[in-house]
Molecule: small-subunit ribosomal RNA
Organism: metagenome
């Protein structure tokens, strides 16, 4: 107000939210490691301090005053916020009083506090509010404690000396100031100090520790998580407040950045928890809860707490568990391999029988919770039954995790195995693909057609919810060596001495107790590690106790050793005396020989020089020779593994000055010693400066040679320099590649200086000792070589130096120097080695010994000509292929017209020309004919076999299908076999033993000898094997046996003639078996050996001649085209057949041969003498024909019977007469013969004619040493035919060999080596190209910093009285005090100038490294060709 009930509204109470005043806390907790090499940390000490809350104790808590927020009003501003006026409370603020103890003091005195709030109440009082009493929480003062904090000291705490000097508030004192507190902390004055080689200063890097990782330890690395300390909070500065800060989530200022803005001005600080972006190889959720533990505030309830407790994400780590268990051989299928039999995957699977952890579903379900609160009963305090404290009982609740742990039920082997590796290290192997590609790789290294190494597969090995990779640390690494290394030659002894600091130091005694040793005490946090227990089913994990924490400090002892102090000693060291040797040093003087030059004499054409020459000198008189002179330098002989010196170094003689060493015997000093960072001095040669000097020598330079070149080696000259004085330089393979000092540890020998002794007439000799200097050598040492009292042995002390090779003793910086340069001295980058000593080989323009037709001595050739033949090259449709230095080239090929034949062109075939199997047909086979170049295709005819169990079979032909055939296609660098070669050279090895760490050595080397590793002797070797030789064949001699086809002495017969015949068995011969030759015998040499030389005998003499025979191995030697064979490739063709062509081409080059160039010959005629072979698809006589090749023809012969088949050179005659010929025969024309299907391409031979080059061969090069070379013919294989080739055979038949210097090859020993693919090796530097890192560089840009200035915000302190001001005082005016302002000092940012350091970058430029088959030379390794 009005509808009596609802409400706008007013007042009060309670509760909640929000603002403000006030209190406490925001200095804890949480994060991070930027800064910091000491204002830090660690350990142990110390005195001049503060400490809120907490504990103990003592004393108080009286009485007043004035404000300011909030609030109201007003104003400004975009905002943040601010200003003015007014009101107000307090445990906010300010005086007064009191003050035992407190503080100050000039000892008189002076100064300085406080606050209330809540509960209860018997006595007493009351203005009924209360006073008062009491309890609790507060407040004030003081003392003590606890806790926390501040300060001081000692020691420890990264790297750099290419950072050596730093410092003015610096060091100390006095006065003053300041602080909680000592102090240059600050200030004034005074003094001139302080730090530093025990590393100051400067630069770089870094939080420190308990601990963690590693390691046997000592150490090394590291500082995540957990814990202690420090520092920081966007960057820099500053103070305020406070008990505590110069404050992470406070303030002010400067700066950078981000955001808002109205352009005036404001805001911000995740190195809190989550989260976002960016960066990055890479690191989580914008979760739940205060339930527990803890913290702050509060009387308490409680509130706050990204501290914390939990959950989420990540195999990030640790631990535990599962993915099944048993059985199961047809050893399934599949995979893989295969020697095709099998093996393996593999009891693995399947199958059968079980189990159910974990995961899943369903259910059930502890502990983490103790308290606090509330109620109540005691006890204590009290006047008290309030209150508080405490004990008991009751009650009420409190869990984020959590669908958790644990338990039960259910179902079903059900849902659950990967990764790396398999060449060695290192456990684990095969196939396929690939083919120095793709790829692998930790190191070594795999891959170029058979990859256990790449990729895949099968199998295997190792780990396992993980496994590998990458990055990092320690270990192994004794490879920085403290424990615990080295320095002669591997990296490493300073060039040498003197000496400072330092380090180390003889004997005795006393003392001390620093080092040292022992005991006790304190500290050394906890966690961690270790040991013994306990709790989660176990473990990881958690937890109790102990030990340990190797250290520091205090204290008490011990006194051997070291140190300190004191006293002594003489053995170390030194001094004195007397001697000795010496190229020790410096200075002055002086001598002869020689070179050169000058002058003169004699003398004439060369001298000089070299591998050979030339340049040069000389007729203007050299060289040579003689005389005289000048000048400089060096000092022959003596002279010496001799001497002296610290080293460098020192050499005629004399004098002067001077250092050191050694010896002997005494005396003296009394540890005076040793070493020696820095430092100082000396320090060859060359070089530099100034001035001299300059004979010889001689860089540079010139000329001459050499050479492809020769800026060298050689020669002719020649200047600096070499010499002297003074001053620098300061380095050497300054070497004994060996620092100094001291002690100890077997010997022998030489030599220098000194002393002693023995013996001796003397000299010579011997012994001992000492100081040097040499040679050998024991133990020991050493990687070995070696060293070995002069240590590289065993020890003590001190110094220097080293830590893979290159880059590099370089760059930069510094110091020194006149310069040259010296000293000090890195890094980037790059490699997997570089190095030492020794071993075995190989090699040497190293040495020694030896051999060989290797050279030499000879004989004959090749290279020149023509031809033959092979090769290269070229050509071609094809000129098939192979062989390529010796060791390919008359080779495979012992024989290409077709064939061969592999090549080319053309035509054909596709289970094929050839093999096996299946099937069908047919005997096989032969003949004729057509087409075609032929292969082939077609047609016709003849023929009907053999065996049989009557089914069929064997063989052959044709057709068909598929398995397969086939390949002279590739790889000889996948192979077997065979072969060549070094080389018929004398070597190559083994067992056992011995030596050596070992590789290895020895044997096997040495002295002799041989053809020989043959034999003998010696010897740490003794034996053996393969090689040598012998055994085998052949030839040379003899014997025995045998006697045809061979032979014919004697006997006989016969012939023109002939072993023709009888006969013979002697001879030759044939072919079987024996003998013989062995250095056996003699002489000499030798070593008494082996053996060699000579001789005898003998057919033969030292292996009689010849052959076969070829060690271990070398050359990836040759051959896939003899054959065999792995792998790869082709399959209507890279296979097969056929015809023709080619292998036979021809500007050219080479090899091997033949024939010649002639008279030792050619031609013509005549006359002799072989051996070894071959012959029936054959050799073929005789006869006849032909000029001849040959033809016709057919005796003989299956061969000591017959034939090929007359051997030729030779010899005897004649001729030619030195010529392109009577040499030579090419080439060409013509005519023929033979073989053969066929001589055109493309055969051989014959005859006639033709008659080329060639007149003995350049450089170079080959063979051969005796029945050989040379020369002469004969035969055979191959073969239809076709040798100048090849392989054999005999005839005639020489010369020469002094010898091993040289060329080539080889063997043994030795030496050097940087070689080992082994000298056809290795290897150096410039230049050119590419890439990489680095130095210099006109400069340019950044960062840090020194000095001198400028500048001066905020702040603090001082000053000031311009403005202003509540409490207190006051005489009411003012004062005290405060604030604002101004100013001074200090000072951050910032600015300027000038330096320093450092990083980045820079045209150009210097060297360095790496790369590849570049260019030029050949410097080094051998005597590397000049050591």
């Nucleotide at each position: 107000g009005c509808u009596u009930g609802c409400u706008a509204c007013c007042a009060g109470g309670c509760g909640u939210c929000g603002a403000g005043u006030g209190g406490c806390g925001g200095a804890c907790g949480g994060g991070u490691g930027a800064g910091u090499a000491a204002u830090a940390u660690u350990u142990g000490g110390g005195a001049a301090u503060c400490u809120g809350c907490c504990c103990u104790a003592a004393a108080g808590u009286g009485g007043g005053g004035g404000a300011c927020a909030a609030c109201u009003c007003g104003a400004g501003g975009a905002a943040a916020c601010u200003c003015g006026a007014g009101c107000u409370a307090a445990u906010a603020c300010c005086g007064c009083a009191u003050a035992c103890g407190u503080c100050c003091u000039a000892c008189g005195g002076g100064a300085g506090a406080a606050a209330g709030c809540g509960g209860g109440g018997g006595c007493u009082c009351u203005u009924c509010g209360g006073a008062c009493c009491u309890c609790g929480c507060g407040c004030u003062u003081u003392a003590g404690g606890a806790u926390g904090a501040g300060c001081c000291c000692a020691a420890a705490u990264u790297c750099g000396a290419u950072u050596a000097g730093c410092u003015a508030g610096u060091u100390g004192g006095u006065g003053g100031g300041g602080u909680a507190a000592a102090g240059g902390c600050c200030u004034a004055c005074c003094a001139a100090g302080g730090c530093g080689a025990c590393g100051a200063u400067c630069g770089a890097u870094a939080g420190c520790c308990g601990g963690c990782c590693u390691g046997a330890a000592a150490g090394g690395g590291u500082g995540a998580a957990c814990g202690g300390c420090c520092a920081c909070a966007c960057c820099g500065g500053g103070a305020c407040u406070g008990a505590g800060a110069c404050a992470c989530g406070g303030c002010c200022c400067g700066g950078a950045c981000u955001c808002c803005u109205a352009c005036g001005g404001g805001a911000g600080g995740c190195a809190g928890c989550a989260g976002u972006a960016g960066g990055g190889a890479a690191u989580a959720u914008u979760g739940g809860g205060c339930a527990a533990u803890g913290g702050g505030c509060g009387c308490a309830a409680g509130c706050c707490u990204g501290a914390c407790c939990c959950a989420g994400c990540a195999a990030u780590g640790u631990c535990g568990c599962g993915u099944g268990u048993g059985u199961g051989a047809a050893g399934a299928a599949g995979g893989c391999c295969u020697g095709c039999g099998g093996g393996u995957u593999g009891u693995a699977a399947a199958g059968c029988a079980c189990u159910u952890u974990c995961a899943g579903u369903u259910g059930a379900g502890a502990a983490g919770a103790a308290a606090a609160g509330c109620a109540u009963a005691g006890u204590g305090u009290u006047a008290a039954u309030a209150g508080c404290a405490u004990u008991g009982u009751g009650u009420c609740u409190u869990g984020a995790c959590g669908u958790a742990a644990c338990c039960a039920a259910c179902a079903g082997a059900a849902g659950a195995a990967g990764c790396a590796c398999c060449g060695g290290c290192u456990a684990a192997c095969u196939c396929u693909g690939u083919g120095c590609c793709a790829g692998c790789a930790g190191c070594c290294g795999c891959g170029g057609u058979a990859a256990u190494a790449c990729a895949g597969a099968g199998g295997g090995u190792g780990c396992a919810a993980g496994c590998g990779u990458u990055a990092a640390u320690c270990g192994g690494a004794a490879u920085u060596a403290c424990u615990a290394g080295g320095c002669g030659u591997a990296a490493a002894g300073g060039g040498u001495g003197c000496g400072u600091a330092g380090g180390c130091g003889g004997c005795u005694c006393u003392u001390u107790a620093a080092g040292u040793c022992g005991g006790a005490u304190g500290c050394g946090a906890a966690a961690g590690c270790c040991c013994c227990g306990g709790g989660c089913u176990u473990a990881a994990c958690c937890u109790g106790g102990g030990a340990a924490u190797u250290g520091c400090a205090u204290u008490c002892g011990a006194u051997a050793c070291u140190g300190g102090a004191a006293a002594g000693c003489u053995a170390g060291a030194g001094u004195u005396u007397g001697g000795u040797a010496g190229a020790g040093g410096g200075a002055a003087g002086u001598g002869g020989a020689a070179u050169u030059c000058c002058a003169g004499g004699u003398g004439u054409a060369g001298c000089g020089g070299u591998g050979a020459a030339a340049u040069g000198c000389g007729u203007a008189g050299a060289u040579a020779u003689c005389u005289g002179g000048a000048g400089g330098a060096a000092c022959a002989c003596u002279a010496g593994u001799g001497g002296c010196g610290a080293a460098g170094g020192c050499g005629g003689c004399u004098u002067c000055c001077u250092g050191g060493a050694c010896c002997a015997a005494a005396a003296c000093u009394g540890a005076c010693g040793c070493u020696g960072a820095g430092g100082c001095a000396c320090g060859a040669a060359a070089g530099c400066g100034u001035g001299g000097g300059g004979a010889g020598c001689a860089a540079a330079c010139a000329g001459g040679a050499u050479u492809a070149g020769a800026u060298a080696c050689c020669c002719u000259g020649g200047u600096a320099g070499u010499c002297c004085a003074c001053g620098c330089c300061c380095u050497a393979a300054a070497c004994g590649a060996u620092g100094a000092u001291a002690a100890c540890c077997g010997g022998c020998u030489g030599u220098u200086g000194g002393g002693g002794g023995a013996a001796u007439a003397a000299a010579g000799u011997c012994c001992c000792u000492u100081a040097g200097u040499a040679g050998c050598g024991a133990a020991g040492c050493u990687a070995a070589c070696g060293u070995g009292a002069u240590g590289a042995g065993u020890u003590c002390u001190c110094c220097g130096c080293c830590u893979g090779g290159g880059g590099a003793g370089u760059a930069c910086g510094g110091u020194c120097g006149c310069a040259a340069g010296a000293c000090u001295a890195a890094a980037a980058c790059u490699c997997a080695a570089a190095u030492g000593a020794a071993u075995u080989g190989a090699c040497g323009g190293g040495g020694g010994c030896c051999c060989g037709c290797a050279c030499a001595a000879g004989c004959g050739g090749u290279g020149g000509a023509g031809c033959a033949u092979g090769u290269g090259g070229u050509u071609u449709a094809a000129u098939u292929c192979g062989a390529u230095g010796c060791a390919a080239c008359g080779c495979g090929a012992a024989g290409a017209a077709c064939c061969u034949u592999a090549c080319c062109u053309g035509g054909u075939c596709u289970u094929g020309a050839c093999a096996u199997c299946c099937u069908g047909c047919g005997a096989a086979u032969c003949c004729u004919u057509u087409g075609g170049a032929g292969a082939c295709a077609g047609a016709g005819g003849a023929g009907u076999g053999c065996c049989u169990u009557c089914g069929g079979g064997a063989g052959c032909g044709c057709g068909g299908a598929g398995a397969c055939a086939g390949g002279u296609g590739c790889u000889g660098c996948a192979u077997g076999g065979c072969u060549g070669u070094c080389g018929u050279c004398a070597g190559c090895u083994c067992g056992u033993g011995u030596c050596g760490u070992g590789a290895g050595a020895u044997g096997u080397u040495g002295g002799g000898u041989u053809a020989a590793g043959u034999c003998c002797c010696g010897c740490a070797a003794c034996g053996a094997g393969c090689g040598c030789a012998a055994c085998c064949c052949u030839u040379g001699u003899c014997c025995u046996u045998a006697g045809u086809u061979g032979c014919c002495a004697g006997c006989a017969c016969g012939u023109u003639a002939u072993g023709g015949u009888g006969g013979g068995a002697a001879c030759u011969c044939u072919a079987a078996g024996g003998g013989g030759a062995c250095u056996g015998c003699c002489g000499g040499u030798g070593a008494c050996a082996a053996a060699c030389c000579g001789g005898a005998g003998g057919a033969a003499g030292g292996u009689g001649g010849g052959g076969a025979c070829g060690a271990c191995g070398u050359c990836a030697a040759g051959u896939c085209a003899u054959c065999a064979u792995g792998g790869c490739c082709c399959u209507u063709a890279c296979g097969a057949c056929c015809a023709g062509g080619g292998c036979u081409a021809c500007a050219c080059a080479c090899g091997u041969g033949c024939u010649a160039c002639a008279a030792u010959g050619g031609a013509u005629g005549g006359u002799a003498c072989a051996a070894a072979g071959g012959g029936u698809u054959g050799c073929a006589a005789g006869u006849c024909c032909g000029c001849g090749a040959g033809g016709c023809g057919u005796a003989g012969c299956u061969a000591a019977u017959c034939c090929c088949a007359u051997a030729a050179a030779a010899c005897c005659a004649u001729u030619c007469g030195u010529a392109g010929u009577c040499c030579g025969g090419a080439u060409u024309g013509g005519a023929g013969u033979c073989u053969g299907c066929a001589a055109c391409u493309c055969g051989a031979c014959u005859c006639c004619a033709u008659g080329a080059a060639g007149u003995c061969g350049g450089a170079a090069u080959c063979g051969c040493u005796a029945g050989u070379a040379a020369u002469c013919g004969c035969g055979a294989a191959u073969c239809a035919g076709c040798a100048u080739g090849u392989c054999g055979c005999g005839g005639u038949g020489a010369a020469u060999a002094c010898g091993u210097u040289c060329c080539c090859g080889g063997g043994c020993c030795u030496u050097g080596u940087a070689c080992a693919c082994a000298c056809c090796g290795c290897c150096c530097g410039u230049c050119a190209c590419a890439c990489c890192a680095u130095g210099g560089g006109a400069g340019u840009g950044g960062a840090u910093u020194g000095c001198a200035a400028a500048a001066g915000a905020a702040g603090u302190a001082g000053g000031u009285a311009g403005c202003u001001u509540a409490a207190c005082c006051u005489u009411u005016u003012g004062g005290a005090g405060g604030g604002c302002g101004c100013u001074u000092a200090c000072c951050a940012c910032u600015u300027u100038g000038u330096g320093a350091u450092u990083c980045a970058u820079g045209a150009c430029u210097g060297g360095g490294g790496u790369g590849a088959a570049g260019u030029c030379g050949u410097a080094a390794c051998a005597a590397g060709g000049u050591a």